[in-house]
Context: one part of a larger RNA
RNA sequence: UUGGGUGUAAAGGGUGCGUAGACGGUUAUGUGUGUUUAAAGUUAAAUCUUAAAGCUCAACUUUAUUAUGCUUUAAAAACUGCAUUACUAGAGUUUAGAGGAGGUUAUUGGAAUUUGACAAGUAGCGGUGAAAUGCUUUGAUAUGUCAAGGAAUGCCGAGGGCGAAAGCGGAUAACUAAUCUAAUACUGACGUUGAUUGCACGAAAGCACAGGGGGCAAAGCGGAUUAGAUACCCGUGUAGUCUGUGCCGUAAACGAUGAUUACUAAAUGUUAGUCUUUUUUAAGAUUAGUGUUGCAGCAAACGCUUUAAGUAAUCCACCUGGGUAGUACGCUCGCAAGAGUGAAACUC
Numbered sequence: 001u002u003g004g005g006u007g008u009a010a011a012g013g014g015u016g017c018g019u020a021g022a023c024g025g026u027u028a029u030g031u032g033u034g035u036u037u038a039a040a041g042u043u044a045a046a047u048c049u050u051a052a053a054g055c056u057c058a059a060c061u062u063u064a065u066u067a068u069g070c071u072u073u074a075a076a077a078a079c080u081g082c083a084u085u086a087c088u089a090g091a092g093u094u095u096a097g098a099g100g101a102g103g104u105u106a107u108u109g110g111a112a113u114u115u116g117a118c119a120a121g122u123a124g125c126g127g128u129g130a131a132a133u134g135c136u137u138u139g140a141u142a143u144g145u146c147a148a149g150g151a152a153u154g155c156c157g158a159g160g161g162c163g164a165a166a167g168c169g170g171a172u173a174a175c176u177a178a179u180c181u182a183a184u185a186c187u188g189a190c191g192u193u194g195a196u197u198g199c200a201c202g203a204a205a206g207c208a209c210a211g212g213g214g215g216c217a218a219a220g221c222g223g224a225u226u227a228g229a230u231a232c233c234c235g236u237g238u239a240g241u242c243u244g245u246g247c248c249g250u251a252a253a254c255g256a257u258g259a260u261u262a263c264u265a266a267a268u269g270u271u272a273g274u275c276u277u278u279u280u281u282a283a284g285a286u287u288a289g290u291g292u293u294g295c296a297g298c299a300a301a302c303g304c305u306u307u308a309a310g311u312a313a314u315c316c317a318c319c320u321g322g323g324u325a326g327u328a329c330g331c332u333c334g335c336a337a338g339a340g341u342g343a344a345a346c347u348c
Stems, first nucleotide, its partner, number of pairs: 003320004007302002012316001014201004021193003025087002028084004034079001035076008050064005090190001091187003094183005102176007109153001114148006124135002161168002206247006215241002220236004258315006266293012297304002321348003330341004
């Protein structure tokens, strides 16, 4: 390499858009690219294949011959390619509806924590397994009124919804994207996948600059615990967490399960629609999601099972014993942290 694989044994890219490429629905005509058949030529010698012959055999030697490839000519037209033609089952557009924490921006509400002011009030408060550090007669904690500021949005709320993933949850408005259902009016294959190409998005932490800072809280400082305690527990507390702009580009980025299409028993929930029945508290049919159980089948087993890990097809990514090692070196990217790519010696 081939083969065999990728839920958990090594292995699915974090996600999308999309270039090249690969693959691609139905019909007719033409062509003859691939394809098939036949013939001719060529394929140096040696070697190789096959068949004979010669050394007593064999190795060896000699003679003849083939295969494969290429070129040319003639033919075939099912499939494939190409050109033209038509179609509507794929795909898209249109019309009418539907639901949603989908996104961006602005405005705004209430509860709570904290702080400040005032009132009233007195000796404790807080914290723990128990304590102590800490706060408090300069009047705390608890109570009431007012004010300021920041962050998060109780109930509804449901393995319920939306989004490509990351993710999204108070209310209102503006702008905006996608999805589903029904009708079938239009276009007429416009499709699928997608690189060592490219672009965009991408939790948290981290970085730069400018703001903000209530709560929480790495680091740090105290108190405990302990043989010790650079921890777990307690009191504090700075970065950070929040906003804007720009980087970073990684996660158990997980369903540890790539995308698309078709087919393959049932049962029972639930979300958004549509249609039918009139037994309307309902029943049935159907489409798109989201769950549970489960047959066939698959699987080493666990388990999966119309949301497949079943049966098939197309395209991409990835794996090939453990360690060394996601390390070294080189290159690219980055302000840095580091990221991407990614070995070997040696060893078992």
Source information: The prediction has a mean pLDDT of 86. A computed fold for a 348-nucleotide part of an RNA from an uncultured bacterium, annotated as small-subunit ribosomal RNA, central domain.